Large-subunit ribosomal RNA, domain II from a Rickettsiales bacterium, 750 nucleotides, folded computationally. The RNAcentral record of the full RNA draws on ENA.
[in-house]
Context: one part of a larger RNA
RNA sequence: GUCAGCGAGUUAGUGUUGCAAGCAAGGUUAAGCCGUUAGGUGUAGCCGUAGCGAAAGCAAGUCUUAAAGUGGCGUUUAAGUUUGCAGCAUUAGACCCGAAACCUCAGUGAUCUAGUCAUGACCAGGUUGAAAGUAAGGUAACACUUGCUGGAGGACCGAACCGGUGCCCGUUGAAAAGGUCUCGGAUGAGUUGUGAUUAGGGAUGAAAGAUCAAUCAAACUGGGAAAUAGCUGGUUCUCCGCGAAAUCUAUUUAGGUAGAGCGUCGUAAUAUACGUUACCGGGGGUAGAGCACUGGAAGGGCUAGGGGGGCCCAAAGCCUUACCAAACCUUACCAAACUCCGAAUACCGGUAAACGAUUCUACGGCAGACAGCCCAUGGGUGAUAAGGUCCGUGGGCGAGAGGGAAAGAGCCCAGAUCUACAGCUAAGGUCCCAAAAUAAUGGCUAAGUUGGAAAGGAUGUAGGAAUUCCAAAACAACUAGGAGGUUGGCUUAGAAGCAGCCAUCCUUUAAAGAAAGCGUAACAGCUCACUAGUCUAAAUAAGAGUUCCCGCGCCUAAAAUGUAACGGGGAUUAAGCCAUUUACCGAAGCUUAGAACUUUGUUUUACUUGUCGGUUUUCUGUUUUCAGUUGUUUACUCAGCUGGACACGGAUAACUGACAUCUAAAUCAAUUUGGUAGCGGAGCGUCGCGUAAGUCUGUGAAGGUAAACCGACAAGGUUUGCUGGAGAUAUCGCGAGUGAGAAUGCUGAC
Numbered sequence: 001g002u003c004a005g006c007g008a009g010u011u012a013g014u015g016u017u018g019c020a021a022g023c024a025a026g027g028u029u030a031a032g033c034c035g036u037u038a039g040g041u042g043u044a045g046c047c048g049u050a051g052c053g054a055a056a057g058c059a060a061g062u063c064u065u066a067a068a069g070u071g072g073c074g075u076u077u078a079a080g081u082u083u084g085c086a087g088c089a090u091u092a093g094a095c096c097c098g099a100a101a102c103c104u105c106a107g108u109g110a111u112c113u114a115g116u117c118a119u120g121a122c123c124a125g126g127u128u129g130a131a132a133g134u135a136a137g138g139u140a141a142c143a144c145u146u147g148c149u150g151g152a153g154g155a156c157c158g159a160a161c162c163g164g165u166g167c168c169c170g171u172u173g174a175a176a177a178g179g180u181c182u183c184g185g186a187u188g189a190g191u192u193g194u195g196a197u198u199a200g201g202g203a204u205g206a207a208a209g210a211u212c213a214a215u216c217a218a219a220c221u222g223g224g225a226a227a228u229a230g231c232u233g234g235u236u237c238u239c240c241g242c243g244a245a246a247u248c249u250a251u252u253u254a255g256g257u258a259g260a261g262c263g264u265c266g267u268a269a270u271a272u273a274c275g276u277u278a279c280c281g282g283g284g285g286u287a288g289a290g291c292a293c294u295g296g297a298a299g300g301g302c303u304a305g306g307g308g309g310g311c312c313c314a315a316a317g318c319c320u321u322a323c324c325a326a327a328c329c330u331u332a333c334c335a336a337a338c339u340c341c342g343a344a345u346a347c348c349g350g351u352a353a354a355c356g357a358u359u360c361u362a363c364g365g366c367a368g369a370c371a372g373c374c375c376a377u378g379g380g381u382g383a384u385a386a387g388g389u390c391c392g393u394g395g396g397c398g399a400g401a402g403g404g405a406a407a408g409a410g411c412c413c414a415g416a417u418c419u420a421c422a423g424c425u426a427a428g429g430u431c432c433c434a435a436a437a438u439a440a441u442g443g444c445u446a447a448g449u450u451g452g453a454a455a456g457g458a459u460g461u462a463g464g465a466a467u468u469c470c471a472a473a474a475c476a477a478c479u480a481g482g483a484g485g486u487u488g489g490c491u492u493a494g495a496a497g498c499a500g501c502c503a504u505c506c507u508u509u510a511a512a513g514a515a516a517g518c519g520u521a522a523c524a525g526c527u528c529a530c531u532a533g534u535c536u537a538a539a540u541a542a543g544a545g546u547u548c549c550c551g552c553g554c555c556u557a558a559a560a561u562g563u564a565a566c567g568g569g570g571a572u573u574a575a576g577c578c579a580u581u582u583a584c585c586g587a588a589g590c591u592u593a594g595a596a597c598u599u600u601g602u603u604u605u606a607c608u609u610g611u612c613g614g615u616u617u618u619c620u621g622u623u624u625u626c627a628g629u630u631g632u633u634u635a636c637u638c639a640g641c642u643g644g645a646c647a648c649g650g651a652u653a654a655c656u657g658a659c660a661u662c663u664a665a666a667u668c669a670a671u672u673u674g675g676u677a678g679c680g681g682a683g684c685g686u687c688g689c690g691u692a693a694g695u696c697u698g699u700g701a702a703g704g705u706a707a708a709c710c711g712a713c714a715a716g717g718u719u720u721g722c723u724g725g726a727g728a729u730a731u732c733g734c735g736a737g738u739g740a741g742a743a744u745g746c747u748g749a750c
Stems, first nucleotide, its partner, number of pairs: 001750006011092013026047003032041003051058002061073003095234002098231001102224003106221003114198009123188001125157003128153001132149006161185003166181001168179002200216001202212003237683006247260005262368001263366006273359001274356004278351005288341001289339002294335003298331004305324002307321005372397010402413003417595004422591003428585003431569003437582001439581006450571001456555002460552002463549007477534005483507003488502003513528001516527003596673001599670003603666004609660008618651005624645008684739001686736005694729003703723008
């Protein structure tokens, strides 16, 4: 890693809501007892039927108050309760797995290692040569000197032994700390054997938080214990309906939670109350604008005041000004916290209608969500930076597939129920890759611009406008002239058009500056301005210059693997750009044909319940009447009983009619059907139990395997063949250890 198996919302108590059932102003038992289980019994208690008050208490009222008024909570509008099932909450391990840690008056460890104690063991060889002694010398005696002896030392070199300095190797190692080479100590604070001792907030420590059995800033084992985890990960079959949020407020709160907003389901009410459009009525102080206020701020004028200067011994005063300048006047401005003004939208209310709508509102059950992101737009912040950040409004993504943008969450088009080898379109496209025009008409571009970029620059080129010159001959070119007073005056060594200063006239002329450049020491010389001629040459229309506007291009334009700034090929009266036109392609959009589903409506049928009837059966009440009978009475006079009939009622049962209603089905019509979190609905399958002393089964169960078929739908189901060899189980219900691909999941196999 793969395969197989195992693997996560459970159980109990309490509460609450919904659904179902029982009984109902009532409902119900708990423990216990009896009973073999089923059940019976048990009325203590609980909930409801009345509230108010802190309470005493009073009571359809009560509390407040001295009292009343007022006010608060109630009554008037009245359904509960018990059980079952389901949703949720809560208490429990509470959907599952997961800490690091904490506690322990429960223990185990010093065979590793640290220290200590007891008792033993070990240290090749070599070197040095302390004290002391002794002999000789020496001394008055010492001291002292020399030789010899001697054998001290945390002495020296260096094996064993102990250690571990440096590099390398090793790093799924030969080894969970090693190896080669090298290196330190090696008679000492030495090394080592055996035995013993000190124990976990404790030991031991020549001290490194070191060591205490490969574990140490508090060992290991068991227990508390399923510690806790606002955190991470995982959480298993199908289909159908609806479908969010990433905001506000609060929070020792900010990645958590609660209430509100937004979702879903149910109930109730209204009957358009909701949304859009139209019209009418509103308030506003934004955009803009303005300067009337508050402030800012530029020029000018006028004039206080200030500064400077002059007159003046000083003071005062007077005069003056290339200075500053309030107020005022004038011209032109600025403002989120300015406003004499002032929209569009938006918002609120109303009116009537149309259209839309699974609209809106209230109450109740259950949520999720409170990290948002991009685009457009109005703003704050930032640097009128950011794929920045914070708000408002709208859209999209989130939770949205399809087509386009080469490729792309958020851009453009467009909202996917399913089937189709049918059609029409959107954005975008139509030379080839690659579906469709090498389409049409008129222009532009020459830069491969197209297919990256600014200020700025330029006789690129198309179009337009204004203006000037020109047959009295323009522009360009060529030929010729470009003179005289005069070397203007000054300055200067010189200054003659041309160092500098001043002036810048007159004349001759077709024209010629007291000179626009080069040049000379100064002159000279060469040009220019200016003028004439030549030249154009279709001829009176053309040509030439300057300025402005505008279309498309050019330069500006340098980057790292490789063209690499059209997606590529490639494209030049385009396959580029502008304008106009027609055709076609192009999506899960729309249409067509068929199918399913949601919701609503129409019609019909069946059915539940209710109301109002009809016919008949049976029973019965009252009135009237008849018959019989008993008692009574003058009297069928009165009373009772029995039976019959009529009329009016009541009840009951059966049948039946109308209306309303519940549910279901069918028909027709319209309509819906993207979807994460999430809510709701309907199902499939597994195991066990009842049904089942039934049914299937050696004429072959389950299981395995293959194929076909059914569900024009899913989980799935059925049949048949082969295998297998003994059990399986329809249907309808009940109950769960009930569905795996993910958890660095667990176990096994390979």